[in-house]
This is a predicted structure of a 71-nucleotide RNA (transfer RNA) from a Candidatus Omnitrophota bacterium. It matches the Rfam family "tRNA". Rfam links the family to the GO term triplet codon-amino acid adaptor activity. The coordinates come from a structure-prediction model, not an experiment, and the mean pLDDT is 81.

RNA sequence: GUGGCUAUAGUGUAAUGGCAGCACGAAAGAUUGUGGUUCUUUUAGAGCGGGUUCAAAUCCCGUUAGCCACC
Numbered sequence: 001g002u003g004g005c006u007a008u009a010g011u012g013u014a015a016u017g018g019c020a021g022c023a024c025g026a027a028a029g030a031u032u033g034u035g036g037u038u039c040u041u042u043u044a045g046a047g048c049g050g051g052u053u054c055a056a057a058u059c060c061c062g063u064u065a066g067c068c069a070c071c
Base pairs, nucleotide, nucleotide: 001070002069003068004067005066006065007064010024011023012022013021018054025043026042027041028040029039030038047063048062049061050060051059
């Protein structure tokens, strides 16, 4: 330099263009002699910039970062 893959909550990970879920974690409360377990509630998210569309995590373009292959 060329081509490909990945980017979603604090962490890991889903989702046929149609409500962004799940688990762990964290906070508060209930329970308990204390802790743990259990239960309830809360917490918090699309790498960035554009485009297409009634509607984009998803499709297109560019870009950033990481990884892989070739040279």